[in-house]
Context: one part of a larger RNA
Molecule: large-subunit ribosomal RNA, domain I
Organism: uncultured Bacilli bacterium
Order: sequence, then C1' cells, then structure tokens
RNA sequence: GGCGCAUGGUGGAUGCCUUGGCAUUAGAAGACUAUGAAGGACGUGGCAAACAACGAUAUGCUUCGGGGAGCUGUAAGCAGGCUUCGAUCCGGAGAUUUCCGAAUGGGGAAACCUAGCAGUGGUAAUGCACUGUUAUUAUAAAGUGAAUACAUAGCUUUAUAAAGACAACCCAGUGAACUGAAACAUCUUAGUAACUGGAGGAAAAGAAAGAAAAAUCGAUUGCCUUAGUAGUGGCGAGCGAAACGGCAAUAGCCCAAACCAGUCUUUGGACUGGGGUUGUAGGACACCUAUAUACGGAGUUACAAAAUUUUAUGAUAGUAGAACAUUCUGGAAAGAAUGGCCAUAGAAAGUGAAAGCCUUGUAUACGAAAUCAUGAAAUCUCUAUGGUGUAUCCUGAGUACGGCGGGACACGUGAAAUCUUGUCGGAACCAGCGGGGACCAUCCCGUAAGGCUAAAUACUCUCUAAUGACCGAUAGUGAACAAGUACCGUGAGGGAAAGGUGAAAAGAACCCCGGAAGGGGAGUGAAAUAGAUAUACUGAAACCGUGUGCUU
Repeated sequence: GGCGCAUGGUGGAUGCCUUGGCAUUAGAAGACUAUGAAGGACGUGGCAAACAACGAUAUGCUUCGGGGAGCUGUAAGCAGGCUUCGAUCCGGAGAUUUCCGAAUGGGGAAACCUAGCAGUGGUAAUGCACUGUUAUUAUAAAGUGAAUACAUAGCUUUAUAAAGACAACCCAGUGAACUGAAACAUCUUAGUAACUGGAGGAAAAGAAAGAAAAAUCGAUUGCCUUAGUAGUGGCGAGCGAAACGGCAAUAGCCCAAACCAGUCUUUGGACUGGGGUUGUAGGACACCUAUAUACGGAGUUACAAAAUUUUAUGAUAGUAGAACAUUCUGGAAAGAAUGGCCAUAGAAAGUGAAAGCCUUGUAUACGAAAUCAUGAAAUCUCUAUGGUGUAUCCUGAGUACGGCGGGACACGUGAAAUCUUGUCGGAACCAGCGGGGACCAUCCCGUAAGGCUAAAUACUCUCUAAUGACCGAUAGUGAACAAGUACCGUGAGGGAAAGGUGAAAAGAACCCCGGAAGGGGAGUGAAAUAGAUAUACUGAAACCGUGUGCUU
C1' cells in the first nucleotide's frame, strides 16, 4: 500500500410527523369611496429590532350583550400592574382615527413645503398655536354683466352629482403575431392575446315584421340531444350550425300616434293631463250597455310609488350535553386481563403508546340587549268594462328597400337569402308591409323602423361548514419559518434558502482541569450515541479516520 472485520467522524438520504398548501361540494357575499377608500408612510409598549394590533384617546376608549378565573399579543424574561365591585377574552353598535394617497386651498422629487378667510386661545411682538373652510367638471337655480342699445359671452354664489379602488365573470370599441396548412399568399391561430370604455351581483338577451309546413308551436336564457350531422373550405389545413324532441326556470308590460281638454305660441307648433298600445288586426270616432266608490283585483324586481308596525325564520357571541373501574407490563396505559356502563352521542381531535364511557367535542335540545338579511300580515297605495258599426283618422321615414364597398351570420361572393352599414339613391301607409335561403306565383306565418322586464345561466379577491384512491418540506402555493421577505437590477422586473430536543425544560445544581471555549465527574430523564450557538427525532451513501486480521 491492498483486501477484509470492527468502531468513529462527516454528511443529511430515508422513515415517521404536520402548523401549510391543492382540488372540490353546499351556503353566504360580491360589501368599498369626498362622512376621504383601496394601498401605504410614520408612530404607539417600562425594557420593543421584526411580525401582528392600534392611531397623539395610539398594544387602546365608550356602551350593550355573552362568558366566569385568571390576565398583561407572537414571546418563553425581568419589573410593575389589572381582576368575582366580574378582568383578559368573544360578539353587536359607537367614539377616536397623525401624514400620504382619487387627494380636492396652492405647490411638490408621495408620506413634505407653504397660503387666504372665519372663529378661539396666547404673546412685549411675530413668519405663534388650534378648529373649521377654500380643487375641478357637469347639471340646476339665483345674482351680476363686456365689445354693443336690447341682449349674449363671461364672471360670482348656492345646491346636487361625479372622480378612485376592484380576483374572475359580463357588454362594447380597437385588434395582432408566433403557430397550423408538414413551404406560403386566401385560410388558420382568432375576433383569441393585448389595450381601452362601461356596468352588475350577475351581465347580456327577451315578449315574434319568430320558428315552421302540422288543420303545428308560441318571449328570452341555459343544459341534454340533434351532430362532428346539414353545410362550408387553396373542397387543403380546417371551420361547423339550426329546427324538432327531452329538461331547468317561467311573467309579462309601458310608450309614440289618432281624438279630447288645458297652458303657451313667431299660428308652424310645443308642453301637460286624459285616451291608447294590436295581427282572429287593434285603436281613435259614433251608438248601445254595465256597474261606482270598493264587493273584488293588484302592489314596492318590470308593469305608478313611499313609509311604518307586527310577526316568523336566519346571520353576527354562546348554553346544556350520557356512560369505568381494578389488576398486569411499562418511564407513562388509552395496550393486555377481569368485570361493568352509555348510545338520537362508536364524527373527530387531544391526553406520557392504540380511549364510545379522561378532556374538547359529537347526536340532540336551547339562546340575542344590539345590528343586518329574507318571508308573511296589517296599515298604506293603485285600479273599470263589454258589444255593434266600418264612412273617416292613427298604428314608430331619410326608415324599409335598391346600387357600390365592407362586416356579421357554421356559410371564404357563392344560386346567397337573413342581419348590419360607409356612400349614393329612396317607398308603401292595412285593399298596407315583412318573412318562409336567389327570384316569381300560390299558400302560410308575422306586424319592423320606441322602451322596460325576475328566474333558470357565468365567475370566485372573500367568509362559514365540510370532503378528498390530493401533497407531505427538492413535494404541496414562490412562500408550513419576520416571504413577495433577504438578495439582485438604474428600472420594468427577477426572486430564494430556511420545519422536527423531550411526554414535560425536568435546559445539566455542585466538584475537578482550563484564561476561555470546551471537557471529565455528578445530577435530570425511558433514553443524553435525545444536550440545545458544531442547530439537537431517525441518521443511508459518497468522503475522512482509528484499531485489528491476512497479504505485499
């Protein structure tokens, strides 16, 4: 030196664990903001760096409830206090809430600088202190008021509103490319991403100028199916319906106009009230008829609109809540043995190992001073028609529709209907008009050019309860730990590592060596090869030693 064996160091794999995550289900909620938000800065503690809490009333104040013995956050220490005259703690409602921030008196390099006015206080005096107020825009009203006579513009004041934030969902505007087509240009990716505007708890859509072809259906939305079908497509890649049928949920209404009345009028008309709102056409109009001040009907999400009271249920704290002992092993009993008990409770967690009967709970039953939500009732509020006639009037106009150019429709111009519109033209008026996939006829269906409308549907920043053939610290969120932290970057931005003594600190008094660190005894403990400043459960391998056997 090599090969073994034994025993250590180093290292942190593995096993076990879980405070944290992930996914989903049900319910709630989708609240905020000029009465100053979201988000921050700076402060507040006896000692106080961080996190959390709070705001110069600062680790808290008031009050109403709950609760009942300890409390003074994480956080273990010292000190000083509080508390059965009910503290700490939990819930409801309030008060306070510096400075920045839409930030709004003016300015500004956010958390700073600096004014006017009114009031209060103070000083010998002030560039003193405090409180309130003063931004802009829109709308309305009032006042004032140029060039310029009336006026108007403008100016001033008052009142009301807006602004900002917001995870996804929704509507609208603008709108790519990589990519696929095995290249690429139509096409695709995709009306996606991104940007912008707007709204709500949902949004959008919505009561047929519909779907259809049977003597049919009857607003919208969503799901299943139809169906990868009919179609579309350099007929390539691809794109890709609809009706019928089944289900969820259901709800229908109001204007404009004709006509009447009133007010005003530039005599054109405008406004207000009544009237009226549809396709089997309806209404006005004319005539007839019925009731009459509420028998009845309806109502606060549309259809008109406001409020109060009562009551029920629920939310935001909580309360009661059954039943076991002994022996053995052991450090410890919940294990084993023996004999019992409860169960509308044998879900679960904890307790020195594995507990229905030890603790918290669980089943079940009960509970609110205050605030909120939902429902019901009452008060209250609103509400009158039906028929006949068909002469006249009305029934949404730069609209429908057409040409040209686009876009949307599953549909790429195609035979291309339908919807939409930049441009040019441009009707009819109920004997009307539109549609039924070019177009025409017949037939059928509907009634455009005004508006509102719950539910079924979409999503989850968030709260509550629960679940998992989800993860278990290189996993699961980036983050189980003072994590969007440390750190990096001028910046936009990037972005970690890092869990485990023990049942309990019982955290090693005392002695010895040493300057100390550290070590040796002693002691605690079941265990100290469980000893914490060498980061402690288990403790693999690589790697480094020590002892020893064989061998060279």